A computed fold for a 317-nucleotide RNA from a Bacteroidales bacterium, annotated as Bacterial RNase P class A. It is recorded under the gene name rnpB. The model forms 91% of the base pairs in the Rfam consensus. RNAcentral holds the sequence, with entries from ENA. The prediction has a mean pLDDT of 76. Lineage of the source: Bacteria > Pseudomonadati > Bacteroidota > Bacteroidia > Bacteroidales.
[in-house]
């Protein structure tokens, strides 16, 4: 100065004029009216009802440590191990030396009870081995020396892993010493271990309830019809009918519901003029978006600007 990392922050304003939605007012009018994601509806909670209740078994979730948090597929700090970047940083993964399983293309002799060329014994039938070679992404700890027929962690040293004793550190995951024990590697899943998880949503649910229909319950009525009691006729009696009542419940309404707040959703539109950003001017952009119970997160989108910390680089002091 260019280029880059990680974080914050704003994300237009102002007049006029018509205008929507609550609220208030007798009326004029007054006042109040989207966001950082209101978005997606991914997670966690309040409320609500199945169900005024609680345990098991399955089944889905998360899975290194601490701390905050009412919780989180939550935040911040860290750890160890892996990746990418020259670096600032970014990322990925971590319960579980238990138990079973799958897989490990091609090439190779063998991909996990290896043996192809080799190496060394041989009674020439074989046995004994695994350094060296070759393959491959990955070859059965490295690297010296002893050792042996040849060899080999087979024995030593010194180092790498893994798990573990003891000890310092550190709240802790873990890290340094130190001493034993291991050699069948690499990944994935299933069962284990732990903690959490019931299921529908505010169109959830709570009240009030017009009209018609009506369970039930009082009344009324005999001009009409059926039903019981009857052989049959009166007679009683009941149902059909009138009139009140009367609960469940529909329409609708109030309520959940919030200093924006509806029940299909307003928060708007034209005009002007600043602001900022590109442009040499003329001119042109002003972004992503639109609140439906309500609350903590996450994820996604998103012009231009501004501000902090740190990196790399180039030029001068």
């Nucleotide at each position: 100065u260019c280029g880059g990392u990680g974080g914050a922050g704003c994300g237009u304003u102002c007049u006029g004029u018509c205008g929507c939605u609550g609220c208030u007012g007798a009326a004029a009018g007054g006042u109040a009216g989207a966001g950082g994601a209101a978005a997606g509806u991914c997670c966690g909670g309040g409320c609500a009802g199945g169900g005024u209740a609680g345990a098991g078994c399955g089944g889905c979730u998360u899975g290194c440590u601490g701390u905050a948090g009412a919780a989180a597929g939550u935040a911040c700090a860290g750890a160890u191990g892996g990746g990418a970047g020259u670096a600032a940083u970014c990322u990925c993964a971590u319960g579980u030396u238990g138990a079973c399983g799958g897989u490990a293309a091609c090439a190779g002799a063998a991909a996990a009870c290896a043996a192809c060329c080799g190496c060394a014994a041989u009674u020439c039938g074989u046995u004994g081995c695994a350094a060296g070679g070759g393959u491959g992404a990955a070859a059965a700890c490295g690297u010296g020396a002893g050792g042996c027929a040849a060899g080999a962690g087979c024995u030593c040293a010194c180092g790498a892993u893994a798990u573990g004793u003891g000890u310092c550190u550190g709240c802790g995951a873990a890290g340094g010493c130190u001493c034993a024990u291991a050699g069948g590697u690499a990944u994935c899943g299933u069962c284990c271990c732990a903690a959490g998880u019931c299921c529908u949503g505010c169109a959830a649910g709570a009240c009030c309830a017009a009209g018609u229909a009506u369970a039930c319950c009082g009344g009324g009525g005999u001009u009409a019809a059926g039903g019981g009691c009857u052989g049959c006729u009166c007679g009683c009696u009941u149902u059909u009918c009138c009139c009140g009542g009367g609960g469940g419940g529909u329409a609708g309404g109030u309520u959940g519901c919030g200093u924006a707040g509806a029940u299909a959703a307003a928060u708007g539109a034209c005009a002007g003029a600043a602001g900022c950003c590109c442009g040499a001017a003329a001119g042109g952009g002003u972004a992503c978006g639109g609140a439906a119970c309500c609350c903590g997160g996450c994820u996604u989108a998103u012009a231009a600007c501004u501000c902090c910390a740190c990196c790399g680089u180039u030029u001068u002091u």